[in-house]
This is a predicted structure of a 1182-nucleotide part of an RNA (large-subunit ribosomal RNA, half B) from a Nitrososphaerota archaeon. Rfam family: Archaeal large subunit ribosomal RNA. The family has 91 seed sequences and 2,955 matches in Rfam 15.1. The full RNA is in RNAcentral, with records from ENA.
Context: one part of a larger RNA
């Protein structure tokens, strides 16, 4: 110096900064006074004023004690008057800064122990859901337990969140609830078939659930588009249309929500990316609540007053560290070495390599540029693995719902089915007529009451039948006849329907009590009450089921993601004349088609052009001629094809069966699958035949195992055997396109592990499209005129600042934007200096050349860089340096964990969208740099004085004013310059007389308390209790100084002058010419290894050092300086000069007393200053 803590500060007063962070201000009590707004409680201590000590006099209201009382003592609160001291009276301590606007949340409260206190959570209040108690909910294997020893004014769950005004439309989707004729729906049961028995198959019945219907949004959620239209324009109340479940109505709106955006207007400011108010069409939007709102708030934001060292711009002081001494004594770190710098090279950023330069050895204090410093196997990114979470991923499991069976009993009703018994019914036409069928049959019924009549019930084909009751009191029916396929009374059997009864099964219900359950009493046994064959439990069936669990969620990839498929095939090219050959290279195709578009035999020739020809045209059909493929080929491209591979016709099915070999896919070798070619055998087809044919002119048109299915195929097993059941083989079908083929969705910013510079984000390297700058040419603009100035198209470069590309270095870490601080360098120059041209009169400009010495500012909003704005200025330049600089600071932005909005996603979550909040470690080893010392060397030593190789500096730079001069110039308006003088700003060096600051030297005042006291003191910050003043010192805000010139040059201007008889600034020669260069000027400098010079002294002594006393001339330690008795070095003293401000004690004056005040007293106290003075210490020594 610095760090931590503290004190003070001139003038200004937030200009500092992301932001008044921090600090300062305010402060207690009494009195006065107090706005908007308001839920009338508040707001409010609003704001803003005044007072406050001490002494004394006096009044009021209490308390208490003494006293009989009068009265008195002590004490508390309070009022009034007088006096008095100080800068200051809540004198110290203690002790709100205030006001206004906006956002959020109503409030008090709670929260991430250890980075978030908030707008998040909670809250009162609003709404909804479940629940009647053996409840609902939670826990749980079960038993049990909690809610609760509670009972709907209760408990649990969810959403919103005081209060005020309100809360619209939509039930199509998802969810939930209810209903459900019908459909679907498992096991069990029943039934049919089948089986020696079974298995098995069909059907019936049929729960929950689903379908279906309805309800439900303070359930999850959702709440459009187009066109036209009003007497200027604009707008569109209005109209039309498409469409939806419904189409955002109120209120609000650039917002914690708006990308564009710093929207537009107004206010606030000198200036506003800020704030407020308004506008507002693709912005929110109504209990994931909308809009307001008094009060409250360590919330966020804007403004004002006051206040201040936040700042302009820093200064001084105090305490503790640091530093020095003594004692004790770690850790991190450490390949080796180490003595650097610049350039180069190099895995692209070197102390160690190369080149050049620099460089004696050692120590101490500092600073933090480098050692890609140390710390932590990068948290971002990618890859691999894991974990947590989500869901309409996959697969399961609890739970819940449900049928059946068991535990499981008795009775009864209804319905349904089966069996049995007894009745009844059975209508074509014809026929008297209501003829079930077949058989027997001539009689049957009747006073045990026939016919008839009346009434009830019932069936019905509407003709009538049956039956019961009453009346009646003796007949009725059949046969015969007729009709008909059939003839009738009566009896038997049979079919269908129906009625009743019996029995059995099922379903639904009712009743019961004894299983079983709950409660009560009881020690238990047991009893009672309530329920009750339900429930519960067990087994089984179907459904539901992120409540829980296990997993999956591909690959390629100029990082990953998104996109795409370059993931299986075919053609061309790339591909470099064998073959092979990559890219998310380029150009294109395939995932079929065809019963003819196949086989064969035969015939024919296309496209186009020319000529001719009614409608007919360029182009319809026809004729003639030419016509090597330009046509056509089912589909891409390449190859191929003319008595054909194209076109047409005939006959056919080789689009065959079995087998072998070779080849392609896959260069070569090679498995599966796929494909091609050739051949053998069989049996066919076409052709006279030779022959052709195992699909298609060729090259694409495809798929393993398991499993299922098909087959009049083949071989077996079970069974005595048939039937039947089953297995294997063969052939075929069903697909995996991620195409050699798992059965498979997401989030992670709460994250974790292993790895990677094989791979992204920052910096660097390479490149330079883009960017910036320059040049060539010169169309044109410039009244004329390319080149005063501007300059298109096109072309050529440079730079390595922008943005890209790349992925070379770094992922066992090279910390990221901006600011602050401190800079060093470049020049493509912003100003200042020197020049040239001008469409340069002057002034002011425009363009160009040289030039890097110096300078290049302050503010507003924004995190900003940038950009914009304000007033200045000579000017307010552009860049590089790991986008210089975080072991220098900051931490506003970005980029962890919290939270909110908008949007998005079913959700977990997400968003180069917004918003509020959010931890910056490190004792310096080497090197570097700034300082301070010691040693050695320099050929004897000492003292003193120099030189200056070299090195540092800017030591100055700039402006304004006066003069020149109202001159030159100019029609005027305007309006210079050289020279000289003065001042200012910034920079540099020094200083403290003045001014100002500080001044824990000092003096004084004063509060509280303590030391018995009026004296003298302690404490009140650990470091001054507070206040006033303040010497020296240190300081700035104060003061002083801060030339001119020379040399050589740049651009440029000239002289003479050839090459080139001229001209020419140049070639030889000569002269000018700038803040830049070298000197002059100020520092350092003999360690300048070429180690210097001069003078004096010493020759073993001169001298030096240590030790001593000191230093406000020096100082961290060392060092330096002074002194050492022949002495003023320090202390002490005296005097002077200063600071403070008149001490104590006493006396007197004064005061009713008192606090005070006055005089003795410019007193007392004090001094790091000066002078004087040996009183003390510098003695004696090594």
């Nucleotide at each position: 110096c610095u760090c931590g803590g503290g004190u003070u500060g001139a003038g200004g007063g937030a200009a500092a900064u992301c932001g008044g962070c921090a600090a300062a201000u305010u402060a207690g009590c009494c009195c006065c006074g107090u706005a908007a707004c308001u839920u009338c409680g508040g707001g409010a201590g609003a704001a803003g004023g005044g007072g406050u000590g001490c002494c004394u006099g006096u009044g009021g209201a209490g308390g208490u004690c003494c006293g009989c009382a009068a009265g008195g003592g002590c004490u508390u609160c309070u009022g009034c008057g007088g006096g008095u001291c100080g800068c200051a009276g809540u004198g110290a301590c203690a002790a709100g800064c205030a006001a206004g606007g906006g956002g959020g949340g109503a409030c008090u409260g709670u929260u991430u122990a250890c980075c978030a206190a908030a707008a998040a959570c909670a809250u009162a209040g609003g709404c909804g859901a479940c629940u009647g108690c053996a409840a609902g909910u939670g826990u749980c294997a079960a038993a049990g337990c909690a809610u609760a020893a509670g009972u709907a004014c209760a408990g649990u769950c969810g959403c919103c969140g005081a209060c005020g005004c309100c809360u619209g439309c939509c039930c199509a989707g998802c969810g939930c609830a209810g209903a459900u004729a019908c459909c679907u729906g498992a096991a069990a049961g029943c039934u049919c078939g089948g089986u020696u028995c079974a298995a098995c198959g069909g059907g019936c019945c049929c729960a929950a659930g689903g379908g279906u219907c309805u309800g439900u949004u303070a359930g999850c959620g959702g709440c459009g588009g187009a066109g036209g239209u009003a007497a200027c324009u604009g707008u569109g109340a209005c109209c039309u249309u498409c469409u939806u479940a419904a189409g955002c109505a109120a209120g609000c709106g650039c917002a914690a929500u708006g990308c564009c955006u710093u929207g537009c207007c107004a206010u606030u400011u000198a200036a506003a990316u800020g704030a407020u108010g308004g506008c507002u069409u693709u912005g929110c939007g109504a209990a994931c609540g909308g809009c307001g709102u008094a009060a409250c708030u360590a919330c966020c934001u804007c403004u004002u007053g006051a206040c201040u060292g936040u700042c302009c711009c820093c200064a001084a002081c105090c305490c503790g560290a640091a530093c020095c001494c003594u004692g004790c004594g770690a850790a991190c770190u450490c390949a080796c070495u180490c003595u650097c710098c610049u350039g180069g090279u190099g895995u692209a950023a070197a102390g160690g390599c190369c080149a050049g330069g620099g460089a004696c050895u050692u120590c101490c204090g500092a600073u933090g540029g480098g050692u890609c410093a140390c710390a932590a196997a990068g948290a971002c990114c990618c890859c691999a693995g894991g974990a947590g979470c989500u869901u309409c991923a996959c697969u399961g499991c609890a739970g819940c719902c449900u049928g059946u069976u068991g535990u499981u009993g008795c009775g009864u009703u209804a319905u349904a089915g089966g069996u049995c018994u007894u009745g009844g019914a059975a209508u074509a036409a014809a026929g008297c007529g209501u003829a079930a069928g077949c058989a027997g049959g001539a009689g049957a019924c009747u006073a045990c009451g026939a016919a008839g009549c009346a009434g009830g019930c019932u069936c019905g084909c509407u003709a009538g039948g049956g039956u019961c009751u009453g009346u009646g009191g003796a007949g009725u029916c059949g046969a015969a006849a007729u009709u008909g396929a059939a003839a009738c009374a009566c009896u038997g059997c049979u079919u269908u329907c129906u009625a009743a009864g019996a029995u059995u099964u099922a379903u639904a219900g009712c009743g019961c009590u004894a299983a079983c359950u709950u409660c009560c009493c009881g020690a238990a046994a047991g009893g009672g009450a309530a329920g009750g064959a339900c429930a519960g439990c067990a087994a089984u069936u179907g459904g539901u089921g992120g409540g829980c669990a296990g997993u999956u969620u591909a690959g390629c990839u100029g990082g990953g993601g998104c996109g795409g498929c370059a993931u299986g095939c075919c053609g061309g090219c790339g591909a470099a004349a064998a073959g092979a050959u990559a890219u998310c290279a380029c150009c294109g195709g395939c995932g079929c088609c065809c019963a003819a578009a196949g086989a064969u035999c035969a015939g024919c020739u296309u496209a186009g052009c020319a000529g001719g020809u009614u409608u007919a045209g360029a182009a319809a059909u026809c004729c003639u001629g030419c016509g090597u493929u330009a046509a056509g080929u089912g589909c891409a491209a390449g190859g191929g094809c003319a008595a054909a591979a194209g076109c047409u016709g005939g006959u056919c099915u080789g689009a065959c069966u079995g087998c072998u070999u070779u080849c392609c896919u896959u260069a070569c070798a090679u498995u599966a699958g796929g494909g091609a070619a050739a051949g053998c055998a069989g049996g066919c087809u076409c052709g006279a035949a030779a022959g052709g044919g195992g699909g298609g002119c060729c090259u694409a048109g495809c798929g393993a195992a398991c499993c299922u299915c098909u087959a009049u195929g083949c071989u077996c097993u079970c069974u005595c055997a048939u039937u039947g059941a089953g297995a294997g083989c063969u052939a075929g079908a069903g697909a995996u396109g991620a195409c050699a083929g798992a059965a498979a969705a997401g989030c992670u910013a709460c994250c974790c592990u292993g790895g990677g510079c094989g791979u992204a984000a920052c910096u660097g390297g390479c490149u330079u499209g883009u960017c910036g700058c320059g040049g060539g040419u010169g169309a044109g603009a410039g009244c004329u005129c390319a080149c005063a100035u501007c300059g298109a198209c096109c072309c050529c470069g440079c730079g390595g600042c922008u943005u890209g590309g790349u992925a070379c270095g770094c992922c066992g870490a090279u910390g990221u934007c901006g600011g602050c601080u401190c800079a060093a360098c470049c020049c493509a120059u912003c100003c200042u200096g020197g020049u040239c041209g001008u469409g340069c009169a002057g002034c002011a400009g425009c363009g160009a050349c040289c030039a890097a010495g110096g300078g290049u500012a302050c503010g507003g909003g924004u995190g900003u860089c940038c950009a914009c704005c304000g007033g200045u200025u000579a000017a307010a330049g552009g860049g590089u340096u790991u986008c210089g600089u975080g072991a220098g600071c900051u931490g506003g932005g970005u980029u962890c964990a919290g939270a909110a909005c908008g949007c998005u996603g079913u959700g977990a979550g997400g968003c180069a969208g917004u918003u509020c909040g959010g931890c910056c470690g490190c004792u310096a080893a080497c090197u570097a740099u700034c300082g301070g010392a010691a040693g050695u060397g320099c050929u004897g030593g000492c003292u003193g004085a120099c030189u200056g190789a070299g090195u540092g500096g800017a030591a100055g730079u700039a402006u304004c004013c006066c003069u020149c001069a109202g001159u030159a110039c100019g029609a005027g308006a305007g309006g210079a310059a050289c020279u000289g003088g003065g001042a200012u700003a910034c920079g540099g060096c020094g200083c403290c007389u003045c001014u100002g600051g500080u001044c824990a030297a000092g003096g004084g005042g004063u509060u509280g308390u303590c030391u018995g006291a009026u004296a003298a003191g302690g404490c009140a910050u650990c470091a001054a209790g507070c206040c006033c003043c303040g010497c020296a010192g240190c300081u700035a805000c104060g003061c002083g100084c801060u030339a001119a010139g020379g040399g050589a040059u740049a651009a440029c201007u000239c002289c003479u002058g050839a090459a080139u008889g001229c001209a020419u600034c140049u070639a030889a020669g000569g002269a000018g010419g700038a803040a830049a260069c070298c000197c002059u000027c100020c520092g350092c400098a003999a360690a300048a290894a070429a180690a210097g010079u001069c003078a004096g002294c010493c020759u073993u002594a001169a001298g030096g050092c240590c030790a001593g006393c000191a230093g406000u001339u020096a100082g961290a330690a060392g060092a330096c300086u002074g002194c050492g008795u022949u002495g003023a070095u320090a202390g002490a003293g005296u005097u002077g000069g200063g600071g403070u401000g008149u001490a104590a004690a006493g006396a007197c004056c004064g005061u009713u007393c008192g606090a005070a005040g006055g005089u003795c007293u410019g007193a007392g106290c004090c001094c790091g200053c000066a002078a004087c003075u040996a009183c003390u210490a510098a003695u004696a020594g090594g």